This is a predicted structure of a 90-nucleotide RNA (c-di-GMP-I riboswitch aptamer) from an uncultured Anaerolineae bacterium. It matches the Rfam family "c-di-GMP-I riboswitch aptamer". Rfam links the family to the GO term cyclic-di-GMP binding. About the family: GEMM was predicted in a large-scale screen for bacterial structured RNA regulatory elements.

RNA sequence: UUUUGAAAAAGGAAAAACUGGUGAAAACCAGUGACGCAAAGCUAUGGAUUUAAGGCCAUUUUUAAUGGCUAAGAUUGCCAGGCCGCCACC
Numbered sequence: 001u002u003u004u005g006a007a008a009a010a011g012g013a014a015a016a017a018c019u020g021g022u023g024a025a026a027a028c029c030a031g032u033g034a035c036g037c038a039a040a041g042c043u044a045u046g047g048a049u050u051u052a053a054g055g056c057c058a059u060u061u062u063u064a065a066u067g068g069c070u071a072a073g074a075u076u077g078c079c080a081g082g083c084c085g086c087c088a089c090c
Base pairs, nucleotide, nucleotide: 004088005087012037017032018031019030020029021028022027035077041083042082043081045080046079047078048075049074050073054070055069056068057067058066059065060064
């Protein structure tokens, strides 16, 4: 240095749920809380998933309602890619 994560140390961040807030929603933020994590650090680039306010289309019940499609929204704790990083045996 690379691979790897056996044992340990120092530390990191924090699932669900509850409370408050933001948002059309998905979801996010803060507090409490720890399920799990050696990249569960960063990055929406590719795939995947998710929502559909707005837009487009259809229908009829037509100052509108219902249905379908759509990401410019969201998830990196879904999988890859890119960038960076603590400790340690062989």